This is a predicted complex of two RNAs, RNase P RNA and transfer RNA, with 438 nucleotides together. The coordinates come from a structure-prediction model, not an experiment, and the mean pLDDT is 77. It holds a member of the Rfam family "Bacterial RNase P class A". Rfam classes the family as a ribozyme.

RNA sequence: UGAGUAAGUUGAGUGGUCGCAGGCAGAGUACCGAAAGGUCCUGCCUGAGGAAAGUCCGAGCUCCAUAGGGCAGGGUGCUGGUUAACGGCCAGUGAGGGUGACCUCAAGGAAAGUGCCACAGACAUGUAGACCGCCUAAGACGGCUUAUGCCGGACGGCAAGGAUGGAACGGUGCGGUAAGAGCGCACCAGCAGCCAGGUGACUGGUUGGCUAGGUAAACCCCACCUGGAGCAAGACCGAAUAGGGGGACAUUGGGAUUGCCCGUCCCGUUCCCGGGUAAGGUUGCUGGAGGUACUAGGUAACUGGUAUCCUAGAUAGAUGACCGCUUUUAACAAAACUCGGCUUAUAGAUUUGCUCAAUUG
RNA sequence: GCGCCCGUAGCUCAGCUGGAUAGAGUGUCUGACUACGAAUCAGAAGGCCGUGAGUUCGAAUCUCGCCGGGCGCACCA
Numbered sequence: 001u002g003a004g005u006a007a008g009u010u011g012a013g014u015g016g017u018c019g020c021a022g023g024c025a026g027a028g029u030a031c032c033g034a035a036a037g038g039u040c041c042u043g044c045c046u047g048a049g050g051a052a053a054g055u056c057c058g059a060g061c062u063c064c065a066u067a068g069g070g071c072a073g074g075g076u077g078c079u080g081g082u083u084a085a086c087g088g089c090c091a092g093u094g095a096g097g098g099u100g101a102c103c104u105c106a107a108g109g110a111a112a113g114u115g116c117c118a119c120a121g122a123c124a125u126g127u128a129g130a131c132c133g134c135c136u137a138a139g140a141c142g143g144c145u146u147a148u149g150c151c152g153g154a155c156g157g158c159a160a161g162g163a164u165g166g167a168a169c170g171g172u173g174c175g176g177u178a179a180g181a182g183c184g185c186a187c188c189a190g191c192a193g194c195c196a197g198g199u200g201a202c203u204g205g206u207u208g209g210c211u212a213g214g215u216a217a218a219c220c221c222c223a224c225c226u227g228g229a230g231c232a233a234g235a236c237c238g239a240a241u242a243g244g245g246g247g248a249c250a251u252u253g254g255g256a257u258u259g260c261c262c263g264u265c266c267c268g269u270u271c272c273c274g275g276g277u278a279a280g281g282u283u284g285c286u287g288g289a290g291g292u293a294c295u296a297g298g299u300a301a302c303u304g305g306u307a308u309c310c311u312a313g314a315u316a317g318a319u320g321a322c323c324g325c326u327u328u329u330a331a332c333a334a335a336a337c338u339c340g341g342c343u344u345a346u347a348g349a350u351u352u353g354c355u356c357a358a359u360u361g
Numbered sequence: 362g363c364g365c366c367c368g369u370a371g372c373u374c375a376g377c378u379g380g381a382u383a384g385a386g387u388g389u390c391u392g393a394c395u396a397c398g399a400a401u402c403a404g405a406a407g408g409c410c411g412u413g414a415g416u417u418c419g420a421a422u423c424u425c426g427c428c429g430g431g432c433g434c435a436c437c438a
Stems, first nucleotide, its partner, number of pairs: 001357010012326007020047007028040001030039003049332001053343002056341005061230004068262004073226005078092005093107001094105004108221002113219002115215003126169001131162002133158003141152004170188006189211001191208007234283004244273006253267005275437003290309008362434007371387004380418001389405005411427005
């Protein structure tokens, strides 16, 4: 210098004028109201994000006469830690990819059982299977032969090679054999036992019998977790209307317990149609597992301590418009009860660590 | 805001316990029938199953992420 990799930061700034939302203070009596108060006016302060998004997980908070027990269902799935909790995060293990920094992985069990493996192929899991092929040792058969013996091929033996397939019943080599075969041996892979290290996933060594296909984002098994609904939850105040009509049930009944059973609770319940409304007001409503800095522990996630900061709360829904300057005319995009994560979108600028290649000193 | 559901031919749908040519009706086009048209009969075209990944030998189908569309939910009595 170029290419790359990992973790971050920022998300135009600044001045003026006008405008919007919330809060506080003030002045009136201009409007409403019995009053409290509200509207109007003036001043000051504050006013979107890293994702506010998707609503995919996890919690706080709120409610349920029924939240209890069991089954079913749902979720998670290498190990250890972290946390209020999590499917998140951190550290490690294993597998795969990359020259490397580094990246990716829903990664328990296929030796509990069941299912499936189309087409092709001899054979797709059962000690099953032979199209081409290899062999003729033994037994049988055929031919030649007095006999010994020689030759032949399968209605016999084999599965090394070919062929099919995503996958062919461990792989490679040597021996062995008629040809072959874990039939024997060596190495490798896998499995089981033992020993050592590690909290553990696992790693290393050794012994053994020689072999066990794939699929669990198929059923299932194992371990752990799991009540349901959601701020349109819920609480209070107030206005208005027809507590109207119909269906299902009738105590050996019906309904609730958001699938079933037991248990428990209610006695009229439930569903549909219809009715009313200022589709209203107050509250929940923003200070919280909070942010920043320093420090202690820890590899880290994270936790403790000290200091400091407080910064939206609407209910048709507030952030905008114009002008000037700075270099560029600025990306994705707008809170709605609140947090912790994940995922997705994102122009440009910028910081740090590391890797590879080339060159120079 | 919260909850739930659905995307397959121009339209309406089936196929969704994985298996290779994705079907049906209707519509479109061509031909036949008819003097002409409708109806009827015969034939054809038309799809990468919303999109991107993953699991699997194999995905419309199973899993995950996006995109688009639709439905329901006020209070009182």